Context: one part of a larger RNA
RNA sequence: GGCGUAUGGGGAAUGCCUAGGCUCUCAGAGGCGAAGAAGGACGUGAUAAGCUGCGAAAAGUUGCGGGGAUUGGCACAUACAAAUUGAUCCGCAAAUAUCCGAAUGGGGCAACCCAGUACAUUGAAGAUGUAUUAUCCUGUAAAGGAGGCGAACCCGGAGAACUGAAACAUCUAAGUACCCGGAGGAGAAGAAAACAAAAGUGAUUCCGUUAGUAGUGGCGAGCGAACACGGAUUAGCCCAAACCAAUGUUGUUACGGCAAUAUUGGGGUUGUAGGACCACGACAUUUAAUAUAAAUUGAAUUAGAAUACUUUGGAAAGAGUAACCAUAGAGGGUGAUAGUCCUGUAUAAGUAAGAUUUAUAGCGAUAGUGGUAUCCUGAGUAGCGCGGGGCACGUGUAACCCUGUGUGAAUUUGUCGGGACCAUCCGAUAAGGCUAAAUACUCCUGAGAGACCGAUAGUGAACUAGUACCGUGAGGGAAAGGUGAAAAGAACCCUGAAUAAGGGAGUGAAAUAGAACCUGAAACCAUACGCUU
Numbered sequence: 001g002g003c004g005u006a007u008g009g010g011g012a013a014u015g016c017c018u019a020g021g022c023u024c025u026c027a028g029a030g031g032c033g034a035a036g037a038a039g040g041a042c043g044u045g046a047u048a049a050g051c052u053g054c055g056a057a058a059a060g061u062u063g064c065g066g067g068g069a070u071u072g073g074c075a076c077a078u079a080c081a082a083a084u085u086g087a088u089c090c091g092c093a094a095a096u097a098u099c100c101g102a103a104u105g106g107g108g109c110a111a112c113c114c115a116g117u118a119c120a121u122u123g124a125a126g127a128u129g130u131a132u133u134a135u136c137c138u139g140u141a142a143a144g145g146a147g148g149c150g151a152a153c154c155c156g157g158a159g160a161a162c163u164g165a166a167a168c169a170u171c172u173a174a175g176u177a178c179c180c181g182g183a184g185g186a187g188a189a190g191a192a193a194a195c196a197a198a199a200g201u202g203a204u205u206c207c208g209u210u211a212g213u214a215g216u217g218g219c220g221a222g223c224g225a226a227c228a229c230g231g232a233u234u235a236g237c238c239c240a241a242a243c244c245a246a247u248g249u250u251g252u253u254a255c256g257g258c259a260a261u262a263u264u265g266g267g268g269u270u271g272u273a274g275g276a277c278c279a280c281g282a283c284a285u286u287u288a289a290u291a292u293a294a295a296u297u298g299a300a301u302u303a304g305a306a307u308a309c310u311u312u313g314g315a316a317a318g319a320g321u322a323a324c325c326a327u328a329g330a331g332g333g334u335g336a337u338a339g340u341c342c343u344g345u346a347u348a349a350g351u352a353a354g355a356u357u358u359a360u361a362g363c364g365a366u367a368g369u370g371g372u373a374u375c376c377u378g379a380g381u382a383g384c385g386c387g388g389g390g391c392a393c394g395u396g397u398a399a400c401c402c403u404g405u406g407u408g409a410a411u412u413u414g415u416c417g418g419g420a421c422c423a424u425c426c427g428a429u430a431a432g433g434c435u436a437a438a439u440a441c442u443c444c445u446g447a448g449a450g451a452c453c454g455a456u457a458g459u460g461a462a463c464u465a466g467u468a469c470c471g472u473g474a475g476g477g478a479a480a481g482g483u484g485a486a487a488a489g490a491a492c493c494c495u496g497a498a499u500a501a502g503g504g505a506g507u508g509a510a511a512u513a514g515a516a517c518c519u520g521a522a523a524c525c526a527u528a529c530g531c532u533u
Stems, first nucleotide, its partner, number of pairs: 001532009015518001016482002020453002022450007029442002031149002039100003042055003046078001050074002061094006070082003105114003115133007135146004153184001154182004164171001168218001194201002205232005215223002236434003239378001243266010271412001273377004277371004286365002290361008301349003307322005323340002325329001331343003383407008393419001414429005469476002489517001492504004
C1' cells in the first nucleotide's frame, strides 16, 4: 500500500406516514360594482416582526337564535382581564368600514397635493367639521341608467403563420390562435316563402345511426354532408296594414265642415288563404303577475343502542375466556389492530329569513258560423348584371343564403321553392318581432368517490409561495414535511474562556428518539483486528 471483517463519522437514498394536491360524481350557486367592487396601501394587540381577522366603533360593536364552561387567533410564556347576571364559540340580520383603486370636485410620480358651494363652530379674516361638485345616454323637468372586475362556456366583428401536401403557388393548418365588442346563468337558434316525392312529415336545439356513404378535391394532401330512422325535451305567440275613434298641428272653407299629417286607443295577425267590411250567434274555454291560507322544505343545532375479566407489553384496541347491541359492523381518534372508550354512523326531532307545491280570490289576456263586390296582408324589397363571401360543394351544369356596387318588379287570377333552365305537379306564404325545456361550462359552496400521487411524486406552492431571490421592465421563479404516547424538551454536578461542545445524573419503552431529533442504504473518511506485498 491492497483486500476482508468489525465499530464509528459522513451522507441522505429507502421504508412507513400525511397536513397538500389531481381527476371525477351528485346537489347548490352562477355573479360583484357609484349604497364605491375586484385588488391593494396604511393602520389596528398589554408586550407584536410575519400570517390571519378587523377598520380611528379597528383579532372587534349591536340584536335575535343556538349552545353550556371555559376564554383573550396561528402561538409558547409572563402580566392583566372576561365568564353560569350565560362568556369564548356557531348561525342569521344589522352598525362601523381610514386612503388608493372604474375612482367620479381639480390635479397627480396609486395609497398624495389643492379647491368651489351650503351649513355649523362664530360676528369678521383664517382654520376645522359635515354634506355636495366627473363624463356619457334617456328624459320638458324631477329623476333614472351606464362605466370597472370576474375561470370557462356563448354570440358577433376582425383574423394569422408554423405545419401537411414528403419542394410549392390553388388547397391545408383554420375561420384555429391572438385581438375587439356584447350577453346570460346559460347563450345562440326557433314556430316553414321548410323538407319530401306520387307516400307523407310538421318550430328550434342536443345525442345515436345514416357514414367516412353521396359528394367535393393541383380529383393531390385532404375536406365531408343531407334525406330517413331511433332517442332527450316539448309550447307556442305578438306586431305592421286595411277599418273605427280621440287629441294636436297645418291647409282650405260657403264657418256646418273637408283634407293632409303626427301621436295615442280600439281592431287584427294567416295558406284548406286570412283579415277588414256585411249578416248571425255567444259570454264559453284556458291561463301568467299579485294577495291570503295550508302543506313540504329550510342555518346554527338536539337525541342517538351495546363489555367485562385474565394475560403479554411502557401502553391493549392484540391473545384467551365469557357476554351484549345492531334500521347503527361508514369513517376518524384514543399510548399497537376497538360494532359495544370518544367522536360519529342508521334512525328520529327541530326553527328564523327564505324557497317550492297546492287551494281560493283576483285582475289582465285568450274564442265561433256564413257571405263575398271593394280594401289590406312588411319595396329601393324580391329578382337581375358585375365583384366577393357562406353553404361538405375550390365557378363548376351550381341551385340555395349573405351583400360592396349598378339596376329594379308583382299584389292573391299574386309571389317563392322543389340543386342549371322550361313545363306539369307538389310544398310554402319572404322582405317585422318574442319565446321555456332538452344542450355547453365551473372562479365558487356542500356531500362523496378513486386498480390517482405520496414530499426529486402530486399544483410552481403539504412549510411565512407566486414567498425568498433574479431582471430597468414585460417577466422568470425556487429550496424547505416527520422528536416522543405525552415535553415528561434533560433539575443538579464536572471538563471548558464559554451562552460552544462534551461527560455524568435524571426523564422515557427507547436518548445510536436530544431538538443538526422516525428509519438511516451507497459514495467518501477514520480506528481496531486478520491476511497479503
Predicted 3D model of a 533-nucleotide part of an RNA (large-subunit ribosomal RNA, domain I) from Neotamlana nanhaiensis. Lineage of the source: Bacteria > Flavobacteriia > Flavobacteriales > Flavobacteriaceae > Neotamlana.